Annotation: Predicted 3D model of a 72-nucleotide RNA (c-di-GMP-I-GGC riboswitch aptamer) from a marine sediment metagenome. Model confidence (mean pLDDT): 90 of 100.

RNA sequence: CGACAAAGGCAAACCACCCGCAAGGGUGGGGCGCAAAGCGACAGGCCCCACUGGGGCGGCUGCGCUGCCGAA
Numbered sequence: 001c002g003a004c005a006a007a008g009g010c011a012a013a014c015c016a017c018c019c020g021c022a023a024g025g026g027u028g029g030g031g032c033g034c035a036a037a038g039c040g041a042c043a044g045g046c047c048c049c050a051c052u053g054g055g056g057c058g059g060c061u062g063c064g065c066u067g068c069c070g071a072a
């Protein structure tokens, strides 16, 4: 750096059950996609609420740390 490559991996919507006031999360099914769609809320952004405040999203972007495979 990322291929009409190989091996393996993750898993959107939707459905079931569970947790949460909610955003949302967990497990199973599912498979739209993904080369960090691994991890971290540090900055921006978006979202929720019992709003002096508290919380969610890493599959929005940047940044940090870590990692599989391998042509040009």
Base pairs, nucleotide, nucleotide: 001070002069009034010033014029015028016027017026018025019024032059038065039064040063042062043061044060045057046056047055048054049053